[in-house]
The prediction has a mean pLDDT of 85. A computed fold for a 476-nucleotide part of an RNA from an uncultured bacterium, annotated as small-subunit ribosomal RNA, 3' major domain.
Context: one part of a larger RNA
RNA sequence: UGACGGGGGCCCGCACAAGCGGUGGAGCAUGUGGUUCAAUUCGACGCAACGCGAAGAACCUUACCCAGACUUGACAUGCACAGGACGGGUGUGGAAACACAUCUUUCCUUCGGGACCUGUGCACAGGUGCUGCAUGGCUGUCGUCAGCUCGUGUCGUGAGAUGUUGGGUUAAGUCCCGCAACGAGCGCAACCCUCGUCUUUAGUUGCUAACGAGUGAUGUCGAGCACUCUAAAGAGACUGCCGGCGGUAAGCCGGAGGAAGGUGGGGAUGACGUCAAGUCCUCAUGGCCCUUACGUCUGGGGCUACACACGUGCUACAAUGGACGAUACAAAGGGCUGCGAUACCGCGAGGUGGAGCCAAUCCCAAAAAGUCGUCCUCAGUUCGGAUUGCAGUCUGCAACUCGACUUCGUGAAGUCGGAGUCGCUAGUAAUCCCGGAUCAGCACGCCGGGGUGAAUACGUUCCCGGGCCUUGCACA
Numbered sequence: 001u002g003a004c005g006g007g008g009g010c011c012c013g014c015a016c017a018a019g020c021g022g023u024g025g026a027g028c029a030u031g032u033g034g035u036u037c038a039a040u041u042c043g044a045c046g047c048a049a050c051g052c053g054a055a056g057a058a059c060c061u062u063a064c065c066c067a068g069a070c071u072u073g074a075c076a077u078g079c080a081c082a083g084g085a086c087g088g089g090u091g092u093g094g095a096a097a098c099a100c101a102u103c104u105u106u107c108c109u110u111c112g113g114g115a116c117c118u119g120u121g122c123a124c125a126g127g128u129g130c131u132g133c134a135u136g137g138c139u140g141u142c143g144u145c146a147g148c149u150c151g152u153g154u155c156g157u158g159a160g161a162u163g164u165u166g167g168g169u170u171a172a173g174u175c176c177c178g179c180a181a182c183g184a185g186c187g188c189a190a191c192c193c194u195c196g197u198c199u200u201u202a203g204u205u206g207c208u209a210a211c212g213a214g215u216g217a218u219g220u221c222g223a224g225c226a227c228u229c230u231a232a233a234g235a236g237a238c239u240g241c242c243g244g245c246g247g248u249a250a251g252c253c254g255g256a257g258g259a260a261g262g263u264g265g266g267g268a269u270g271a272c273g274u275c276a277a278g279u280c281c282u283c284a285u286g287g288c289c290c291u292u293a294c295g296u297c298u299g300g301g302g303c304u305a306c307a308c309a310c311g312u313g314c315u316a317c318a319a320u321g322g323a324c325g326a327u328a329c330a331a332a333g334g335g336c337u338g339c340g341a342u343a344c345c346g347c348g349a350g351g352u353g354g355a356g357c358c359a360a361u362c363c364c365a366a367a368a369a370g371u372c373g374u375c376c377u378c379a380g381u382u383c384g385g386a387u388u389g390c391a392g393u394c395u396g397c398a399a400c401u402c403g404a405c406u407u408c409g410u411g412a413a414g415u416c417g418g419a420g421u422c423g424c425u426a427g428u429a430a431u432c433c434c435g436g437a438u439c440a441g442c443a444c445g446c447c448g449g450g451g452u453g454a455a456u457a458c459g460u461u462c463c464c465g466g467g468c469c470u471u472g473c474a475c476a
Base pairs, nucleotide, nucleotide: 001476002475004472005471007470008469009468010467011466012465013464015460016459019424020423021422022421023420026315027314028313029312030311031310032309033308034306035305042053043052064301065300066299067298068297069296070295073124077123078122079121080120081119082118083117084116087104088103089102090101091100092099093098106115107114108113126290127289129288130287131286135284136283137279138278139277140275142273147186148185149184150183151182152181153162154161155160166177167176168175192267193266194265195264197235198234199233200232201231202230203229206225207224208223211222212221213220238261241255242254243253244252245251317417321376322375323374324373325372326371327370333364334363335362338357339356343352344351345350383414388409389408391406392405393404394403430452431451432450433449434448435447436446
């Protein structure tokens, strides 16, 4: 000087408390451990591994296993020699890759050759093989915590200190005052995006107040751009104004006006560093290793196994509910190998068909919870839907291992969950649907969107994490 203390002081955070809803019990989904296996590819392991890499394992992917094949190779560049094709069709063998046979067949040229391809040979290719404790890059984490430093000066023999400590204040090393310090840098804040109010500009594919036309009805048509909206430019918020407190400071409390008030809400943004944190399987890369194999191709299997254990979720256990019928209101997205309307067929998944749309125009598209009416009346039930039998639909070369969905039948556990443990402070939690990426198909996961919409916070004694000052120290 740091680190540490079941030392002290001050302060903060859904850290506790006050509340609301979960998880831990059940069934299923998914990841992991373990076990099994020819293989169940590999990585990730407290927070910060475990719906994680994987935004989608039937084949492919695929790295694993079994079997069958290739050896200048699936891919790149170059050299030498030989050849004319490469490719395509047919046949035979084969599970395929492939092997063999047969038919067909080049372009440019200065005639030297070249392009392209094949064969042989040589340099070399290739490796998701090892080392993340050799590395780059990228990322997690403490933590969006308020810190981390430097120059000059001064003090100290020196390591170092000072500044950065102190009194206030702040979300903040934020600002003010004081001070042997004076300044500065990286962070904080602001500048960026978005939401909330208004103005201007613009008016189609959007909108419809007035006028006219038409209809069973509808901006449907003429018309208009007021309104909504769209999307560009501006305005607006700064403790600016008033009162109190405070040191005539910084600021704090209350009020006015205002769409918005003290950082307006949300996002992006992550200092010096820590964990030899993670990744050699994104990529790049040193070293080591393999080179008729640890490389490459193909068929099949596996990654989907299953006495069990854990994590994360979904669905429930019901009446604030279930079922049936009628009916209302979104936002944000996606669409040409695409979205696919009206219509018809099917109980349904879906099929036939194809209008319109490269989309403010057409489509996906039904929003659901909600509201109204009827049935059920406390039961393992008209709760719950696992499991399972038959029959089907769709995608795809192919759903046996191993897809999703539909109809009918079946109808398990489960009556609110021990010790414990998690999230959340407002348009939040809870609850309800919608869309997207990946994607042929496959979503209870992930990423986004809106609808309905709470309770509680006395407070900082305690648990956890963190910041500043101080003290002790057998640690560095």